RNAcentral holds the sequence, with entries from Ribocentre. A computed fold for a 112-nucleotide RNA from a Candidatus Parcubacteria bacterium, annotated as SAM riboswitch aptamer (S box leader). Of the family's consensus pairs, 82% are formed in the model. The prediction has a mean pLDDT of 83. The source organism's lineage runs through Bacteria, Bacteria candidate phyla and Candidatus Parcubacteria.

[in-house]
RNA sequence: CUCUUAUUAUGAGUGGAGCGAGGGAUUUGGCCCUGGGACCUCCCGGCAACCAUCGAGCUAAGCUCGAUAUGGUGCCCAUUCCAUCCCCGUUGAGUAACGGGGCAGAUAAGAA
Numbered sequence: 001c002u003c004u005u006a007u008u009a010u011g012a013g014u015g016g017a018g019c020g021a022g023g024g025a026u027u028u029g030g031c032c033c034u035g036g037g038a039c040c041u042c043c044c045g046g047c048a049a050c051c052a053u054c055g056a057g058c059u060a061a062g063c064u065c066g067a068u069a070u071g072g073u074g075c076c077c078a079u080u081c082c083a084u085c086c087c088c089g090u091u092g093a094g095u096a097a098c099g100g101g102g103c104a105g106a107u108a109a110g111a112a
Stems, first nucleotide, its partner, number of pairs: 002111007013044001015043004022033003028083003045076003050072002053067006080104001085102007
């Protein structure tokens, strides 16, 4: 880098130091954060049960539920900020609007 599976509207600092101009994935349109220093890096603090660990149940494999933030990640503006791309449905004469799904992104585990 690629593939598979699961989750993705919950939650969590206006902390300290450094850097110095953009950042919020990509196209486009909005909107938001940002020299009162964003983003990013380190430290501190916190959230969270994906994996590990422990317990119970069902058990063929394994799965489900619970405990634990100790370990491995991850995360701590806004729903993945909203839409934009594709499909389906509803209303409607049509434009369009609403609802659902997909694609893509992110995170975890596994595989090659």